c-di-GMP-I riboswitch aptamer from a Pseudomonadota bacterium, 87 nucleotides, folded computationally.
[in-house]
RNA sequence: UCUACGAAACGGCAAACCACCGGAAACGGUGGGGCGCAAAGCCUCCGGCCUUCGCCGAUCCGUCGGACAGGCAGCGGGGCUCCCGAA
Numbered sequence: 001u002c003u004a005c006g007a008a009a010c011g012g013c014a015a016a017c018c019a020c021c022g023g024a025a026a027c028g029g030u031g032g033g034g035c036g037c038a039a040a041g042c043c044u045c046c047g048g049c050c051u052u053c054g055c056c057g058a059u060c061c062g063u064c065g066g067a068c069a070g071g072c073a074g075c076g077g078g079g080c081u082c083c084c085g086a087a
Stems, first nucleotide, its partner, number of pairs: 005085002012037002017032006035074001041080003045077003048072004055066004
């Protein structure tokens, strides 16, 4: 120094929940909060899960199904990038 790895330190991020804002919703943003995290940094390429305004079909008019579309990177895989250095 590189790859793997994850003790310590400097720091970093931020689940649930609460408030406000956006959205039909899943969910997202900001602030508070702090469960956890060595990629909990970034990317929906693959699988998975979630949503269903409008559209199409069905309907017992309650709703159900479908395609589009959207969301989760803190569900897993994959890709890209990154701080520190004990064993």
The model forms 95% of the base pairs in the Rfam consensus. NCBI's taxonomy places the organism under Bacteria, Pseudomonadati, Pseudomonadota.